[in-house]
RNA sequence: CCAGACGGCCGGAUGGCCGCCUUCGGCUCGCGCCGGGGGAGGAAAGUCCGGGCUCCACGGAGACACGGUGCCGGGUAACGCCCGGCGGGGGCGACCCCAGGGAAAGUGCCACAGAAAGCAAACCGCCGUGCCCCUGGCCUUCGGGCCGGCGCGCGGCAAGGGUGAAAGGGUGCGGUAAGAGCGCACCGCGGGACCGGCAACGGAACCGGCACGGUAAACCCCACCGGGAGCAAGACCAAGUAGGGGCGGUCGGUCCGGCGCCUUCGGGCGCGGGCCAAGCGGGUCUCCGCGCCGCCGCCCGGGUCGGUCGCGCGAGGCGUCCGGUAACGGGCGUCCCAGAUGAAUGGCCAUCCCGCCAGCCCUCGGGCCGGUUGGACAGAACCCGGCUUACAGGCCGUCUGGCACU
RNA sequence: GGGCGCUUAGCUCAGCGGGAGAGCACUGCCUUCACACGGCAGGGGUCGCUGGUUCAAUCCCAGCAGCGCCCACCA
Numbered sequence: 001c002c003a004g005a006c007g008g009c010c011g012g013a014u015g016g017c018c019g020c021c022u023u024c025g026g027c028u029c030g031c032g033c034c035g036g037g038g039g040a041g042g043a044a045a046g047u048c049c050g051g052g053c054u055c056c057a058c059g060g061a062g063a064c065a066c067g068g069u070g071c072c073g074g075g076u077a078a079c080g081c082c083c084g085g086c087g088g089g090g091g092c093g094a095c096c097c098c099a100g101g102g103a104a105a106g107u108g109c110c111a112c113a114g115a116a117a118g119c120a121a122a123c124c125g126c127c128g129u130g131c132c133c134c135u136g137g138c139c140u141u142c143g144g145g146c147c148g149g150c151g152c153g154c155g156g157c158a159a160g161g162g163u164g165a166a167a168g169g170g171u172g173c174g175g176u177a178a179g180a181g182c183g184c185a186c187c188g189c190g191g192g193a194c195c196g197g198c199a200a201c202g203g204a205a206c207c208g209g210c211a212c213g214g215u216a217a218a219c220c221c222c223a224c225c226g227g228g229a230g231c232a233a234g235a236c237c238a239a240g241u242a243g244g245g246g247c248g249g250u251c252g253g254u255c256c257g258g259c260g261c262c263u264u265c266g267g268g269c270g271c272g273g274g275c276c277a278a279g280c281g282g283g284u285c286u287c288c289g290c291g292c293c294g295c296c297g298c299c300c301g302g303g304u305c306g307g308u309c310g311c312g313c314g315a316g317g318c319g320u321c322c323g324g325u326a327a328c329g330g331g332c333g334u335c336c337c338a339g340a341u342g343a344a345u346g347g348c349c350a351u352c353c354c355g356c357c358a359g360c361c362c363u364c365g366g367g368c369c370g371g372u373u374g375g376a377c378a379g380a381a382c383c384c385g386g387c388u389u390a391c392a393g394g395c396c397g398u399c400u401g402g403c404a405c406u
Numbered sequence: 407g408g409g410c411g412c413u414u415a416g417c418u419c420a421g422c423g424g425g426a427g428a429g430c431a432c433u434g435c436c437u438u439c440a441c442a443c444g445g446c447a448g449g450g451g452u453c454g455c456u457g458g459u460u461c462a463a464u465c466c467c468a469g470c471a472g473c474g475c476c477c478a479c480c481a
Base pairs, nucleotide, nucleotide: 001402002401003400004399005398006397007396008395009394010393012352013351014350015349016348017347018346020039021038022037023036024035025034026033027032041377045388046387048386049385050384051383052382053230054229055228056227059288060287061286062285063284064283066226067225068224069223070222071085072084073083074082075081086100087098088097089096090095101221102220106219107218108215109214110213123161124160125157126156127155128154129153130152131151134149135148136147137146138145139144169187170186171185172184173183174182188210189208190207191206194203195202196201234309235308236307237306244300245299246298247297248296249295250294252276253275254274255273256272258271259270260269261268262267279292280291281290302480303479304478316335317334318333319332320331321330322329323328353375354374355372356371357370359368360367361366407477408476409475410474411473412472413471416430417429418428419427424461432448433447434446435445436444454470455469456468457467458466
């Protein structure tokens, strides 16, 4: 210098003028005015996870269902996040990627092709042998003998070919009629002990000739976690209307007294109140406890679409020291830092910065001057911790590979 | 602001992980004097996009994009 990897940060600056929201103080009967302070983000976004908070009276125990997570150890309020490690894969390397438990509990699936796709199978092929006699070559003492080929049958084999994503270990040597873990060496795999490590896991030796294909982002099994809804949660004030109607489920017993209706004078039905049971109340069930008593579910209607709180001190920011490899934790000091509700945080001008275009100079690195409807993604809405996605341009640090020179 | 659902041919929709399909529409031929109806034949697809799992993805899992629906309070 070129190419690249990782981590962190910024993401226009200054001044003037005119505005907006909020808070504090003063003045004012009040409308309001004056002065001081504060006023978007790294993602405020997607709403994908985890919490706080609020309500569901849902308080406790258990089971089932459903959903989620999934190597190991740690961090955290918690997590599917983060840190460190392990294993696998990629890259020359810095480094990057992995939903990474279980396929030896069971079930399902593996299309097409192929002989065979799940306790293997034999199409071509290789080898042995029998028959037939079609046939070739050689020898012949003409009886025949030897070797080979085609066809059919029987048997052996799984090396090679071919199919497939995948064919029951791989390579090499030996071995054999041909072959084959049949035997051996190395690699892989499995087993029980040993050593190292908290663990995931790693290591060398021994034993076993190989059995046990893939798929769980298919059902499932195992371990762990999870009640539901969400600030339009919820609380209060004010105004206004019809506390109305329909359908479905369940509406049992007893007592009381009053009223109404009927009465064959025994009583019956309806309304009201008390108690018990039933019922209802979280996705289901069981048990305990609690609440309601006409309750529960669905639908159609009526009225208002005003205000206050929730709502800004918090798992808070910054600095420093200590512990820890790190994530992070602890101590001390310091600071108070947006709260709108059709919704404030903006607009204009000047100078500068960066980029682009044109011109001039030049020591070819840059300098000067002019122009510039160029300066990203995007904007809080209850609040935090993460993840993911979008982002013009720029800065810093550490490291890797290569080239050149010393 | 919060909670859900959908995306397959021009339109409306089906689609147990192994061929992308149906109806309507479109094109050509037959039928008719001509049109409609009817009959026969045919064309047309980035299964919204990008990754991942798998031998194999419209289907399973993530992340984006687009479209649609619901949720106020009082009695």
Two RNAs folded together computationally: RNase P RNA and transfer RNA, 481 nucleotides in total. It holds a member of the Rfam family "Bacterial RNase P class A". Rfam classes the family as a ribozyme.